RNA sequence: AGAGUUCGCUGGACGAUCGCUGGCAGCAUUUGCUGCGGGAGGCAACGUCCGGACUCCGUAGAGCGACGUAGCAGGUAACACCUGCCCACCGUGAGGUGAGGAUCAGAGCAACAGAGACGAGUCGACGAGCGAUCGUCGGGUGAAACGGGCAAUCUCUACGUGGAGCAACACCAAAUAGGCGGCCGAUGAUCCUGCUCGGUGAGGUCGCGGGUAGGUGGCUUGAGCUGACGGGCGACUGCCAGCCUAGAGGAAUGAUCGUCACGGCGCUUCGUGGAGACACGGGCGCUGCACAGAAUCCGGCGUACAGGCGGACUUUGCUU
Numbered sequence: 001a002g003a004g005u006u007c008g009c010u011g012g013a014c015g016a017u018c019g020c021u022g023g024c025a026g027c028a029u030u031u032g033c034u035g036c037g038g039g040a041g042g043c044a045a046c047g048u049c050c051g052g053a054c055u056c057c058g059u060a061g062a063g064c065g066a067c068g069u070a071g072c073a074g075g076u077a078a079c080a081c082c083u084g085c086c087c088a089c090c091g092u093g094a095g096g097u098g099a100g101g102a103u104c105a106g107a108g109c110a111a112c113a114g115a116g117a118c119g120a121g122u123c124g125a126c127g128a129g130c131g132a133u134c135g136u137c138g139g140g141u142g143a144a145a146c147g148g149g150c151a152a153u154c155u156c157u158a159c160g161u162g163g164a165g166c167a168a169c170a171c172c173a174a175a176u177a178g179g180c181g182g183c184c185g186a187u188g189a190u191c192c193u194g195c196u197c198g199g200u201g202a203g204g205u206c207g208c209g210g211g212u213a214g215g216u217g218g219c220u221u222g223a224g225c226u227g228a229c230g231g232g233c234g235a236c237u238g239c240c241a242g243c244c245u246a247g248a249g250g251a252a253u254g255a256u257c258g259u260c261a262c263g264g265c266g267c268u269u270c271g272u273g274g275a276g277a278c279a280c281g282g283g284c285g286c287u288g289c290a291c292a293g294a295a296u297c298c299g300g301c302g303u304a305c306a307g308g309c310g311g312a313c314u315u316u317g318c319u320u
Base pairs, nucleotide, nucleotide: 001316002315003314004313005312006311007310008309009308010307012260013259014258015257016256017255018254020039021038023036024035025034026033027032041291046302047301049300050299051298052297053296054165055164056163057162066161067160068159069158070157071085072084073083074082075081086100087098088097089096090095101156102155106154107153108150109149123138124137125136126135127134128133169217170216171215172214179208180207181206182205183204184203191199192198224243225242226241227240229238230237231236262288263287264286265285266284267283268282270281271280272279273278
C1' cells in the first nucleotide's frame, strides 16, 4: 500500500417567521388569551416472530392428546435469546455457520448404476447334498451390498406451554326506551288550562338497578439511564453516587426561509508540487443529504438504512 474479518460511534448544527400538542402559573371564564418550560429512533419507534410484567376470564388432583424446545455448563424475571467450552462443516487466515438428544423399542425411506437396495438376492469359484437346495469366499456397480445410513419422516426420551389481550381492565355517568319496587288513581290520574265550570278517560309520581353516548384512571419512575469501585474468562451481577428522559389518543411532535457543515458534479486568468499529464488546496455555480414516525411497558430476535469516523485483528505485496 492492496484485499478482508470483527467490534463500536455517528447519522446534520444554528437562527428567524408561522403553526400543532401536553404540563405549570396568571388572567378571563367554559374553553379562550398571555408567559415559562417539555415534545420520536439507532439496543430501529418497523415486523409483531419469541419471552415476560400487568389485567380479566377459566382452573380439585392425575393422565392422554396437541404444539414447541433439544451438545455440555452457565447468565437471566423469562425465552426459541445471550455467554463460555466441546464437536461438525466452510475459509490460507482473522473469523463464520450449525433443529448438535435417541436408529439394540417399532415403522417408513434411498435417485442413477447394478443380477440384487432394506423384503433380500446370486455373476464367478469352491464345498456339502441323490436332488430341490444350502454354506463359504471372491469380482463388478454404487454414497451404501445382512452391515450400515436418514429422526428438517412418523416415532421414542426429557423439559416447557390454560385462554384472551391496554380497543385488557377498573371507576364516574347523561338523554331516550325497557326492568323492579313504593305511593296516588274509575270515590277520576293525565291533558285542554294559571283558576272555576265543562270535556276527556288510565295513567301519574318517587326511588332503585343494568347498559349506551361521554368522561376519568390504567399511562409512563422503570427487570430505568449514566459514572466510579468490587466479583466473574464472559454473558452478567453487587454496591455507592448522580439523573428524570414524549405520553397523544382517531391520535401532536410540522412547514418555509437564511447561514454554516458534509458529500457529488462542473468551471476556474488563483496557490503549491510536477518536464508534462495531473494531484492537493482555494474560489464560484448546480445539486444531494438514507432508512424510517411512539400508541401499556420491558427483554430479545429478525428486517431497513445515503453518507461519515474510530478500535482490534488477518492476509498479500513492497521497503528497511
Model confidence (mean pLDDT): 77 of 100. Predicted 3D model of a 320-nucleotide RNA (Bacterial RNase P class A) from a Burkholderiaceae bacterium. The sequence is in RNAcentral, with records from ENA. Its Rfam family is "Bacterial RNase P class A". By type it is a ribozyme. From the family's description: Ribonuclease P (RNase P) is a ubiquitous endoribonuclease, found in archaea, bacteria and eukarya as well as chloroplasts and mitochondria.